Description: Small-subunit ribosomal RNA, central domain from Tunicatimonas pelagia, 346 nucleotides, folded computationally.

Context: one part of a larger RNA
RNA sequence: UUGGGUUUAAAGGGUACGUAGGCGGAAGGCUAAGUCCGAGGUGAAAGCCCGCAGCUCAACUGCGGAGGUGCCUUGGAUACUGGUCAUCUUGAGUGCCGUAGAGGUAGGCGGAAUUCAUGGUGUAGCGGUGAAAUGCAUAGAUACCAUGAGGAACACCGAUAGGGAAGCCAGCUUACUAGACGGUUACUGACGCUGAGGUACGAAAGCGUGGGGAGCGAACAGGAUUAGAUACCCUGGUAGUCCACGCUGUAAACGAUGCUCACUCGAUGUAUGCGAUACACGGUAUGCGUCUUAGCGAAAGCGUUAAGUGAGCCACCUGGGGAGUACGCGCGCAAGCGUGAAACUC
Numbered sequence: 001u002u003g004g005g006u007u008u009a010a011a012g013g014g015u016a017c018g019u020a021g022g023c024g025g026a027a028g029g030c031u032a033a034g035u036c037c038g039a040g041g042u043g044a045a046a047g048c049c050c051g052c053a054g055c056u057c058a059a060c061u062g063c064g065g066a067g068g069u070g071c072c073u074u075g076g077a078u079a080c081u082g083g084u085c086a087u088c089u090u091g092a093g094u095g096c097c098g099u100a101g102a103g104g105u106a107g108g109c110g111g112a113a114u115u116c117a118u119g120g121u122g123u124a125g126c127g128g129u130g131a132a133a134u135g136c137a138u139a140g141a142u143a144c145c146a147u148g149a150g151g152a153a154c155a156c157c158g159a160u161a162g163g164g165a166a167g168c169c170a171g172c173u174u175a176c177u178a179g180a181c182g183g184u185u186a187c188u189g190a191c192g193c194u195g196a197g198g199u200a201c202g203a204a205a206g207c208g209u210g211g212g213g214a215g216c217g218a219a220c221a222g223g224a225u226u227a228g229a230u231a232c233c234c235u236g237g238u239a240g241u242c243c244a245c246g247c248u249g250u251a252a253a254c255g256a257u258g259c260u261c262a263c264u265c266g267a268u269g270u271a272u273g274c275g276a277u278a279c280a281c282g283g284u285a286u287g288c289g290u291c292u293u294a295g296c297g298a299a300a301g302c303g304u305u306a307a308g309u310g311a312g313c314c315a316c317c318u319g320g321g322g323a324g325u326a327c328g329c330g331c332g333c334a335a336g337c338g339u340g341a342a343a344c345u346c
Stems, first nucleotide, its partner, number of pairs: 004317003007300002012314001014201004021194003025088002028085004033081002035077008049065006091191001092188003095184005103177007110154001115149007125136002162169002206247006215241002220236004258313006266291009295302002319346003328339004
C1' cells in the first nucleotide's frame, strides 16, 4: 500500500452551518480532454527470458531473437466520465391555504410552600436519631393566628406524551422570532449530497466584574458512630446554586450506533394532519414506540427509526501498561483544554 473494521471487543467528531475538495437526476446536439483501437518514432549497452555457439562441463562469455508497463506524434471510435449549447421535472427550493408543539429571546403577572421580621394567643419544652448529643428555648422558643419582606422553584394537568441540530426546553400571559408537518401542484429548473480546514452553538462544575441570597449546600465547625471515622447519620454553615455581561469548551455530550439517498416480510400502539363522511370501519402523509420474517451478527441482539442490501462523502481504529502522560506548539485570567509521542515493560 492493498485488504479489514468502528452498538457492547480498539475505533463515529458533542452538535450544526459551511470553504476547498470528492461525488452527482432525465432526454438531445456539438466537442474529443479522460477512455478505447490502429500506425510511426523513441524506449542506449549490459542484465532478465528464448535459441545457438566457445572454454573437457558448469559458472562465465560470444552471437542472434523476443520483450520493454512508459513517453511523443498521427489517423480513427464515441458507450461511459469531462467540457459546452439548448431543453425537461421526478431531486432540491419557492408561493398560497392550513395544523400542532415545555422550540428560542425579552417583558409583565400569579398562587402554594419554606425562611425571616413585627404584633397577638399561649407555656415548657422544641428539634433530631437506630439510640443520642451538639443546637434552639423563661431575654418566652415549638404550636396557632394576623400583617409584612424577600428569593428560588413552578404541585395537580403530566404521559410509555410533545418540541429542538445537539446541549436542552414545563405556572399564566404579551411582543418579537425559528423550524417542522399536511394540503394545493401555481413558480424556479439540478439550484443537489457530503464536507478536510474554518465559524457558530454547546449540561454541570469552574473563572472575572457587578448585583442578589429564601431554601439547599462542596469547604469548614461541632455532635454522634467506630479500634480509628479526615466518611455514611445529626446540628450549623461559606463559596456556589439565582440575575446581567464576559470567559471556559468539557461529560457515560449515549441510541456508547456520523450524514444523505435508494431498495427490502408482517403485526400492533401512539402524536399531529389530510380527504371523504351523519357516524363507524377502512385509507393516506410525517414523527415517536413495541413485537417479529428474511437477512445480518461472535453472541447479546438489530430487524423500513437496520446493526439488512447498495451508492456518495467525512471522521476514527491497529495488543495491554507507560499515557490522554512528557516535550513542543496553539488557546485560556486561571483551572485547564486541544494536538500528542518515546524509552521501558508484559
The organism belongs to Tunicatimonas, within Bacteria.